[in-house]
């Protein structure tokens, strides 16, 4: 997410039905009405038109016990339903039969006098009746007797008959059409109809209510009543109900029915209809046929009203209406016409019963808000225009009706009068639209949205849903198989009692007979009507109502029949069960004895410095001689091998031998008993440590507690003592993760394979109670079929499939906690909640990440080990941090920020700072030939300037202010992006198709052994195959080969010059491509080949050969993805934001600061050196506003000249290196900072702030603590070249060449990373989770000296008043006592329950950043419970 009630928020055109102060306050009411009625019972009075006149009041008769409302109580024969009366009434009314004889009396009203404010109410006169009262008959009740019959299940019943006793009618009245009707009157029978009283069944909660009861239980005799009865009395017995729940509290009218559900049920009992109950609480009788009486009485309370203070009156839970209460419910309406009830011979009167109307979308039902064309538009619609129809409305007339409404019929008008609530993120149907907000404001049933782009806030536009309604709150049922009877579960999610015993209760083996309770069948009475179903029918349909049908009330109960099941009675059986009989096992119990070894003590001997104890100490212990050895003694506890997944026991639990006593099972036998059995609420025994009492007893061990370490701390963990205990007796506790986390019994459902216990058979045999192997039975263990299970897993020892029985569960915390009660000597067990809080907590598997798990394997940018050089100390240079500053601009911040962005900040860059000045495409608006805007001499300003003022020229049309929008922004967001880079990663992974496994998440493939640099190959495997990383590929470089030959090369070979030591060298042309070189092609390595290891693999290890081996060397490229990494400041971009300033331009200054810290790097401390002089060899670059040979000048930088060269051509060019010589261990002839001072260069311009040279000056430093970097061969170390940037400026940055070691060729210890595993409460993923105590708010609870209230209750006192009894008075009202008993109310004790308020404790939820600390989660760092 559907139904239904009640109330609410927006909206609302009619018509019908229906229901409305039930839910709180059975709180309280002003006012009017809610019961009369008969004049034909009776006397009367009044008034007349004298009539069968009318009206009145009393007296009578009948009715106000019905109808009407409420639901407070009530858990009960109240109510349902079926009976029963042999134990009862019934007015009015039927029916039948019979009567009314005869006497009496009173009183009201009326008259007269009082009394009172009223309300009423006294005396005294008079009178009638259908008032009232006696006699009589008639009849009736009882008792006793007797008869016979007749109902019955049964006589006390009925009927006749005698006998005795009681009680004992009547109105001969009314009326008229008057000898007759009619309405009454008694009585007796019977019927009807209506109650009374019993019974059987049914249908709430709670055991944290288990014992309850004194008129209590029966009996006898009376009373009492209509009637039974302990109803109510006197006596006497002592009994009576209760776990199938009495008692007691706690709710609550009961049913038909209603709601809701497929149904079973759950839930409720408003309306209507049956019964009950009450009438302000509450007691009591009258009068009656019927009451203990809603509109009657008395009385008490309590409340109101009146009052003349003497005394009176009232009870809306009737109608209507008013106050209160409340979330929450109409008008002080109209009529008795209708139905229908009282009176009444009737006419008829009365009736807030009942019919109608008003009001309220309160619920159901039926309708409408329009339809056509044409035209426009932003085109699923809207606008306009025109027509059209008129249910609805509006207006009028008849009908309707008691009178209206309303409806119905007709005639006019007229699209007129008539749509709106919710939603719009998911679930849930429909917005990835705008604008606003910015973790606010709010939203939200649950989830969860909102911290600058929001589909979820608020609005707006479209959208959906449903519509005269649409939406919220609470309530019930569904939904929910989430209390499971139909239909659940308990190894691990919640849930198996620790275990046996054994009462009730349930359940029970084969066979026959009987019965016929259950159980079926058929039939008869009842279970109301209304509601429900179906059919016709009547309001226009329908909702509604009528009229027949079925159902329904799930039931009760009578007869008749069945006999399978099940009971129940009987007999029999043996196969469940028992019992008995053999021989074996076995830590089963309990008792007695008896041993061992260790230990710790004492003594004796030896014997000497130390021992003991830990990671590593120390405290202890020992010189009074300890550990240690030997020998003896004394205690106490314990029972080593055997010893097993073994065995016994219900369960805890049980292990030295032996011996008594006893208890259970197994196995064989098949003698007995013959269902005697199974479970098992309640109840009873047993019940590990531990703790408890008493009393012994104490070596060892060892909570508390001492001391010593560890630590931040260490009330631990480790060490060193050591008290209770731990052991015996003898009581107490009664618990545990007492777990197999699996309750007992039985029965069925494949197997394999141990191993114990009996038996039965082979076979061997050392003969033994041997060994071996097969069956069978019991017990114990593993693996598995079925099958089950969420899954892990179980699986004849079931968690499979059936059957009985018992216990146990229902989200999580609060809490196994409070509070009651039971049991404890206490500790505490045991039963066992709620308020309140929560959206999850949990299971068992997944993936992955992680451990202070485990196993393999790897790595010199990233371990360690050998090695070699560094860095961390110093100047210095450069980057950061920090301080400073007008500004020191911004960014990068563990590795992966810090010579990074930035491959060069003097201006410039430039983003900062101060100061000065410009600039708005285009639209509006506004000045403007009366000259905007620009441009200029001069003077002022100004650090400077027609920027800008002043005055004047000059040239000429566009332009000021002001809104708007721009350009423009190195302004913000890299948590809104592209791109593009850096780490993980010089890892070896990363995944797909198909197939299989799993209910799925996912898993196999990717695992496993071997192997590799490498998921790189092999081999095995429910996989087989693939794709991206790896490789392969590409480029450099190393050998050869082939091509080519100019700026390259010159070995030959030819010419010229030059120089010569006469050998010959240089140089220049030619010729030449042979070498080198350059730069295109191609060869060549492939574990290819030999020997070993390996599985004959893969491939690894030597070794030939080779320029070169096992990836030949170094690069390039480099997976799926992670990291909200970096970068908005390269550019590109959304969004925000400045916009005459965050724009642009100009001068200066900063970015260069300097107590300090860090990071990268040069120089360096020296002799493998410095210094002076002399000689040598490269790659790679690069060069036209440039490289510059050369010459000149200058100590030198450098200057002025100048070929050549846009380049294999010219040109920039080495340096360590080699040879001589010095210095000789020294802060130096080591090191150069740091300052002076002249000098060059660049460039508008070197003060802040540039390089370069020369003199001078000469500082820290003399090898660097903890800790850190690098780097495995042309490396590393050390030398210098070049280029980038660029006027100039290199210790950086990207290449190059020279010179050139030392070590390892192992491992996984540390750092990390890769595979498998394994644990987890982690999954923004160990920089996780998380725990408690304290501090702070803030709710509900417990307790709590006590204290106010209320409710039930039980004793006691007082007792209003009824009752009955005696007397007294009697006309009659009454008056007094008494009782005992009914008893209200009011006192007062007690008991119980509830509520309020309580200082204080006391623990519990809960609540973004609060202390302390780490316990639990990875072996969580001491395994956890």
């Nucleotide at each position: 997410a559907g139904g239904c009630c009640a109330c609410u928020g927006c909206u609302a055109u009619g018509g019908g039905g229906u229901c409305c102060g039930a839910c709180u306050a059975a709180g309280c009411c002003a006012u009017g009405c809610g019961a009369g009625u008969c004049a034909u019972g009776g006397g009367g009075c009044g008034c007349c038109u004298u009539g069968c006149g009318c009206g009145c009041a009393c007296c009578g008769g009948c009715g106000g016990a019905c109808g009407g409302c409420u639901c407070a109580g009530u858990a009960a024969c109240a109510c349902g339903u079926c009976g029963g009366u042999a134990a009862c009434c019934u007015a009015c009314c039927c029916u039948c039969g019979g009567g009314a004889g005869g006497g009496g009396g009173a009183u009201a009203a009326c008259c007269c006098c009082g009394g009172g404010a009223a309300a009423c109410u006294g005396g005294g006169g008079c009178u009638a009746a259908u008032c009232c009262c006696c006699c009589a008959u008639a009849g009736g009740c009882c008792u006793g007797a007797g008869g016979u019959a007749c109902u019955g299940g049964a006589a006390g019943g009925u009927c006749c008959u005698c006998a005795g006793g009681c009680c004992g009618a009547a109105a001969g009245g009314g009326u008229c059409u008057u000898u007759g009707a009619c309405c009454g009157c008694c009585c007796g029978a019977g019927g009807a109809u209506g109650g009374g009283c019993c019974g059987g069944c049914g249908g709430c909660c709670g055991a944290u209510u288990a014992g309850g009861u004194a008129g209590u239980u029966g009996g006898u005799g009376g009373g009492g009543u209509a009637a039974c009865g302990g109803c109510c009395c006197a006596c006497c017995a002592a009994g009576c109900c209760g776990a199938a729940g009495a008692u007691c509290g706690g709710u609550a009218c009961g049913g038909g029915c209603c709601a809701u559900g497929a149904g079973a049920g759950u839930g409720g009992g408003a309306g209507c209809c049956c019964g009950g109950a009450g009438a302000u609480g509450g007691a009591c009788a009258c009068u009656g046929a019927g009451a203990c009486a809603c509109g009657g009485g008395u009385c008490c309370a309590g409340g109101c009203c009146c009052u003349a203070c003497g005394g009176g009156g009232c009870g809306c839970a009737g109608c209507a209406g008013g106050c209160g209460c409340g979330a929450a419910a109409c008008c002080u309406c109209c009529g008795c016409a209708a139905u229908g009830c009282g009176g009444g011979c009737a006419a008829c009167c009365g009736c807030g019963a009942c019919g109608g109307g008003g009001g309220g979308a309160c619920c159901c039902c039926c309708a409408g808000u329009g339809c056509c064309g044409u035209g426009g538009c932003a085109u699923c619609g809207c606008c306009a225009c025109g027509g059209c129809u008129u249910u609805u409305c509006c207006g009028g007339a008849g009908u309707g009706u008691a009178a209206a409404g309303a409806g119905c019929u007709c005639c006019g008008g007229g699209a007129a009068u008539a749509a709106g609530g919710g939603c719009u993120g998911g679930g849930c149907a429909a917005g990835g639209c705008c604008g606003g907000u910015g973790g606010c404001a709010g939203c939200c049933g649950c989830c969860g949205c909102g911290g600058u782009a929001a589909u979820a806030c608020c609005g707006g536009c479209g959208g959906c849903c449903c519509g005269a309604g649409u939406g919220g709150u609470g309530g019930c049922c569904g939904c929910u198989a989430u209390u499971a009877u139909u239909g659940g579960g308990c190894c691990u999610a919640a849930a198996g009692c620790g275990u046996c015993c054994g009462u009730a209760g349930c359940c029970g083996g084969g066979c026959c007979c009987g019965u016929a309770a259950g159980u079926c069948c058929c039939u008869g009475g009842c279970g109301a009507a209304a509601u429900c179903c179906c059919a016709c029918g009547g309001c226009u349909c329908a909702a509604c109502c009528g009229u027949g049908g079925g159902g329904c009330u799930u039931g009760c109960u009578g007869g008749g029949g069945a006999u399978a099941c099940u009971g129940c009675g009987g007999g029999c059986c043996u196969u469940g069960g028992g019992a008995c009989c053999g021989g074996g096992a076995g830590a089963g119990g309990c008792g007695g004895a008896g041993g061992g070894u260790a230990c710790u003590c004492c003594u004796g001997g030896g014997g000497u410095a130390g021992g003991g104890g830990u990671g590593a100490a120390a405290u202890c212990c020992u010189a009074u001689a300890a550990u240690c050895c030997c020998a003896g003694g004394a205690g106490g506890a314990c029972c080593g091998c055997c010893a097993g997944u073994g065995g016994c026991g219900a369960a805890g639990g049980c292990g030295c031998u032996c011996c008594g006593c006893u208890g259970g099972a197994a196995c064989g036998g098949g003698u007995c008993c013959g269902a005697c059995g199974g479970u098992g609420a309640g109840g009873g025994a047993c019940g590990a440590a531990g703790g408890c009492c008493a009393g012994g007893g104490g070596a060892g061990c060892g909570a508390a507690c001492c001391g010593g370490a560890u630590u931040a701390g260490a009330u631990a963990c480790c060490c060193g003592g050591g008290u209770a205990g731990u052991c015996c007796u003898g009581g107490c506790u009664g618990u545990a993760a007492a777990g197999g986390a699996u309750g007992c019994g039985g029965g069925c459902u494949a197997g394999g394979u141990g191993u114990c216990g009996g038996g039965c058979g082979a076979g061997c045999u050392u003969c033994g109670a041997g060994c071996u192997c097969g069956c069978c039975c019991g017990g114990u263990g593993c693996c598995g079929a079925a099958g089950g299970g969420a899954a892990g897993c179980c699986g004849u020892u079931a968690a499979g499939c059936c059957c009985g029985c018992c216990g146990c569960c229902u989200g999580g915390g609060a809490a196994g906690u409070a509070c009651g009660g039971c049991c404890g000597c206490a500790a505490g067990g045991c039963u066992g909640a709620a308020a309140c809080u929560u959206a999850a907590a949990g299971g068992a598997a997944u993936u992955g990440g992680c451990g202070g798990g485990g196993g393999a394997g790897c790595a010199c940018u990233a371990g360690c080990a050998a090695c070699g050089g560094g860095a961390g100390g110093a100047g210095c240079g450069u980057g950061c941090g920090g301080u400073u500053u007008a500004a020191u601009u911004g960014g990068a911040u563990u590795c992966a920020a810090c010579g990074c962005c930035g491959u060069a900040a003097a201006c410039c860059u430039c983003a900062c700072c101060g100061g000065g000045a410009g600039c708005g495409a285009c639209g509006g608006u506004u000045a403007c030939a009366u000259g905007a805007a620009g441009g200029c001499c001069a003077g002022g300003c100004u650090g400077a300037u027609g920027a800008c003022c002043u005055u004047g020229c000059c040239u000429a049309a566009u332009u000021u202010u002001c809104c708007g929008a721009g350009a423009g922004g190195u302004g913000g967001u890299g948590c809104a992006u592209g791109g593009c880079c850096g780490u993980c990663g010089u890892c070896a992974g990363u995944u797909c198709g198909u197939g299989c496994u799993g209910c799925a998440a996912a898993g196999u493939g990717u695992u496993c052994u071997g192997u590799u640099a490498a998921g790189u190959c092999a081999g095995a495997c429910a996989a087989c195959g693939a794709a991206c990383g790896a490789g392969a590929c590409c480029c450099u470089c190393a050998u050869c080969c082939c091509u080519a030959g100019u700026u390259g090369c010159c070995a030959c070979c030819c010419u010229g010059u030059c120089c010569u030591c006469c050998g010959g060298g240089a140089u220049a042309g030619g010729a030449g491509c042979a070498c080198a070189c350059u730069a295109g092609g191609g060869g060549g390595a492939c574990c290819g080949c030999c020997a070993g290891c390996g599985c004959c693999a893969a491939g690894c290890u030597g070794g030939a050969g080779g320029a070169a081996g096992g990836a030949g060397a170094g690069g390039g490229c480099a997976a799926c993805g992670a990291u909200a990494g970096g970068u908005c400041a390269g550019u590109a971009u959304g969004c925000c934001c400045c916009g005459a300033a965050u724009c642009u331009c100009c001068c200066g200054g900063g970015c260069g600061a300097c107590a300090c810290g860090c990071g990268c790097g040069c120089u360096a401390c020296a002799a493998a050196g410095g210094a002076u002089g002399g000689g040598a060899c490269a790659g790679a670059g690069g060069g036209u506003u440039c490289c510059g040979a050369c010459c000149u000048c200058g100590a030198g930088a450098g200057a002025g000249g100048a070929a050549g060269g846009c380049a294999a051509u010219c040109u920039c060019u080495a340096a360590a290196c080699c040879c001589a010589u010095c210095c000789a261990u020294a802060g130096u002839u080591c090191a150069g900072a740091u300052u002076g001072a002249g000098g060059g260069u660049u460039g508008c311009a070197a003060c802040c702030c540039a390089c370069c040279c020369u003199c001078a000056u000469g500082a820290a430093g003399c090898u660097g603590g903890a800790u850190u970097c690098c780097g495995u061969a042309g490396u590393a170390a050390u030398c210098g070249c070049g280029g980038g940037u660029c006027a100039a400026c290199a210790u950086c940055c990207c290449g190059c060449g020279g010179u050139g070691a030392a070590u390892a060729u192992g491992c996984c210890c540390c750092u990390g990373c890769u595979c498998c595993u394994u644990g987890c409460a982690c999954a923004c993923a160990c920089c996780g989770c998380c725990c408690g105590u304290c501090a702070a708010a803030c709710c509900a609870u417990c307790u709590g000296a006590g204290u106010u209230g209320a409710g039930c209750u039980a004793g006691a006192g007082u007792g209003a008043g009824g009752u009955c009894u005696g007397u007294c008075a009697c006309c009659u009202u009454g008056a007094c006592a008494g009782a005992u008993u009914c008893g209200a109310a009011c006192u007062u004790u007690g008991g119980u329950u509830c509520a309020g308020c309580g200082a204080g404790g006391a623990g519990g939820g809960u609540u973004a950043a609060g202390u302390c600390g780490u316990a639990a989660c990875a072996a969580g760092g001491u395994a956890a419970c």